[in-house]
Overview:
The RNA shown here (FMN riboswitch aptamer (RFN element)) has 128 nucleotides and comes from a Microbacteriaceae bacterium.
RNA sequence: ACGUGCUCCGGGGGCGGUGGAAUUCCGCACCGGCGGUGAUAGUCCGCGAACCUCGACCCGAACGGGCCGAGGCCGAUCCGGUGGAACUCCGGAACCGACGGUCAGAGUCCGGAUGAGAGGAAGCACGC
Numbered sequence: 001a002c003g004u005g006c007u008c009c010g011g012g013g014g015c016g017g018u019g020g021a022a023u024u025c026c027g028c029a030c031c032g033g034c035g036g037u038g039a040u041a042g043u044c045c046g047c048g049a050a051c052c053u054c055g056a057c058c059c060g061a062a063c064g065g066g067c068c069g070a071g072g073c074c075g076a077u078c079c080g081g082u083g084g085a086a087c088u089c090c091g092g093a094a095c096c097g098a099c100g101g102u103c104a105g106a107g108u109c110c111g112g113a114u115g116a117g118a119g120g121a122a123g124c125a126c127g128c
Stems, first nucleotide, its partner, number of pairs: 002127006008119001014028004029108002031097002033047004042095002051072005057066003077093005099111003
């Protein structure tokens, strides 16, 4: 130096309207995981999570659930300015956001989740 393990790792509904009922609809509001990049990114290039399918294993009488692996799926930005360089900064105007639940439809409430995880600094242990 490298590998593995341990410790770490997600934000946001406030006010008003309609209604029998909405933090779910309407108006205004609020939020932005990780790595990369000629200079700072929710919208660029990638990754993770969620979701779907298949397979092995575990639990269960069954429906089904858990876990691991493989595959799939995977949203959204423009204009002007500065500059050597910016879809990243400054100004302006836009846009996007899993699944299940709910007295009525959810990025913001509740739940799986005291979970998982990209990944990052330092330390320790083990291996090489």

The model forms 89% of the base pairs in the Rfam consensus.
It was read from a public genome assembly, where an Rfam model found it.